[in-house]
Context: one part of a larger RNA
């Protein structure tokens, strides 16, 4: 000079963008951050209201509304996203560029094929009953798209023959055996069959669900190459290193075992210690390198600490499970409860880092057919010159070069067109009045028009048109209103390095980044006047280049 997640000193007027615990992965008071779904199922209140009966006249007792509601309970999907945080990790962790003929893929999307017929139970809920409580026992009843059998079934699956291709493994096909699925619901109809009202066991349309083929997207898994510092770390290694057989995984492996052999690494740096989460990217610099990894976006690790597994397409799971441990809390002493590295927020450490806001209007996710519910993601606001950008503290004209300061050779000089005074704008701020865009859908109806149908029911897809949604926010912009009126300071003036002089002090009180200044004329201290940079910011300390 040029940067910064910055801190501290004076100062401080508006907006817009963005950013904000770098320290103790240190403890957490309170709220809130993951639910949906009744179109998968069984059951189902109450508080209020009203009516009728019975009387002892304010009480029962019944029935209707509330309501098939509210809470719960089976079951389905989600909870492995989305949010943090960087403590570990020097590693196939992370870039790159490859393999996976050794792999897996819920929801999606298309393709083909189905969907027959059966049991048994158990929650909710009643009875009882332990316990302070968390939480639980016993018995008895009850549904399913929950659970469990049987039938069928091949384009799968596994074995046995076989054929192309390709040869390292393997890919694509024939035949034969074996093995192996599955649920239903809703909506509307009456042409057919049943009963002749209208409805289902009938038909139809949407959904779902099984089994297979492909796609997609996601993940495992692997390989080359890159990838800090220390040799004042020189050897390390027993599941080590390979090989059979065996187990296990989605999947190849010493991944695990059981035998056998004695090997692997290593001065091209093994082991071993320090230290660090890694890229895209930032920061500088003509550049080549350096340094660095906050925000944004990819990866990867973690979730109080250590350990292990269920569930499930997928964790060995932040707001799940279980063992231990250290901490808090309840506790009737017998036992129980918790995990902000989610938002807010509190202590505590620190030079130091925000509101216990609003909204789910918008993007976006779950979960539903939708309506709709959830969403501290995300959208806003509020708090902080933290940084970056822009505007503004007026403009003209105005010499009696006024008054007052400073200096002085006392003539003057400067502050200085500066100010007063005149004439003008109206940004911004302030009040008042209009007042947005971000809003597309999604559902309602109303036309109109395909498709499905026996149907002009219905269902279900397009188009128009109407109605309906805004947190932010009466914000943003527009006009108006009055009036220069509310808006400058900060370092610094010997060199270096733009900017000189008085006065106080007297090697003292002090400056100082580096030379260095101060001991009675100090342009270096302290203080006025005046200059000289920068500017709502300015120095000053720390940091990288």
């Nucleotide at each position: 000079g040029a940067a910064u997640g910055a801190a501290c000193g004076c100062u401080g007027g508006c907006g817009g963008c963005g950013u904000g615990c770098u320290u103790a992965a240190c403890a957490c008071a309170u709220g809130c951050a993951a639910g949906u779904c009744g179109a998968a199922c069984g059951a189902g209140a109450a508080a209020g209201g009203g009516a009728u009966u019975g009387c002892u006249u304010g009480c029962a007792a019944u029935c209707c509304c509330g309501a098939g509601u509210a809470g719960a309970g089976u079951g389905g999907c989600g909870c492995a996203c989305g949010g943090g945080u960087g403590a570990g990790u020097a590693a196939c962790a992370c870039g790159u560029a490859g393999a996976u003929a050794a792999u897996c893929u819920g929801c999606c999307u298309u393709c083909a094929a189905g969907c027959c017929u059966g049991g048994g139970a158990u929650a909710a809920c009643u009875a009882u009953u332990c316990g302070a409580a968390a939480g639980g026992g016993u018995a008895g009843c009850u549904a399913a798209u929950a659970c469990c059998g049987g039938a069928u079934a091949a384009a799968g699956u596994c074995g046995a023959u076989u054929u192309a291709c390709a040869c390292a493994a393997g890919u694509a096909g024939a035949u034969u055996g074996a093995u192996g699925a599955a649920a239903g619901a809703u909506u509307g109809c009456c042409u057919c069959u049943u009963c002749u009202u209208g409805a289902a066991a009938g038909c139809a349309a949407u959904u779902g669900u099984u089994u297979g083929g492909a796609g997609a997207u996601g993940a495992g898994u692997u390989u080359g190459c890159g990838u800090a510092c220390c040799a004042u770390u020189a050897g390390c290694u027993g599941g080590u290193u390979g090989g059979u057989g065996g187990g296990g995984u989605a999947a190849a492996g010493g991944c695990c075992u059981a035998c056998c052999a004695a090997g692997g690494c290593a001065a091209c740096g093994a082991u071993g210690g320090u230290u660090a989460g890694c890229u895209g990217g930032u920061c500088u610099g003509a550049g080549a390198g350096g340094a660095u990894g906050a925000u944004c976006a990819g990866c990867c690790a973690c979730a109080c600490u250590g350990g292990a597994a269920c569930u499930g397409g997928a964790a060995c799971a932040c707001g799940g499970u279980c063992c231990a441990g250290a901490c808090u809390c309840c506790u009737a002493c017998g036992g129980g409860a918790g995990g902000c590295a989610g938002c807010a927020g509190u202590g505590a450490g620190g030079a130091a880092u925000u509101u216990u806001g609003c909204g789910c209007a918008a993007u976006g996710g779950g979960g539903g057919c939708a309506a709709c519910c959830c969403u501290g993601a995300c959208g806003c606001a509020g708090c902080a010159a933290c940084g970056c950008c822009g505007c503004g503290u007026g403009a003209g004209u105005g010499a009696a070069g006024a008054a007052g300061g400073c200096c002085u050779u006392u003539g003057g000089g400067u502050c200085g067109u500066a100010a007063a005074g005149c004439u003008c704008u109206g940004u911004c701020a302030a009040c008042a009045g209009g007042g947005a865009a971000g809003a597309a859908g999604u559902u309602a109806c109303a036309a109109u028009u395909g498709u499905u149908u026996a149907a002009c029911a219905g269902a279900u897809g397009g188009u128009u048109g109407u109605a309906u949604u805004g947190a932010c926010g009466g914000u943003a912009c527009c006009u108006g209103u009055g009036g220069a009126g509310g808006a400058a300071g900060c370092g610094c003036c010997g060199g270096c390095u733009a900017a000189c002089u008085c006065c106080g002090u007297g090697c003292c009180a002090g400056c100082a980044g580096c030379c260095g200044c101060g001991g009675u004329a100090a342009c270096a201290c302290g203080g006025g006047g005046g200059g000289c940079g920068c500017a709502a910011g300015c120095g000053u300390u720390a940091u990288u280049c």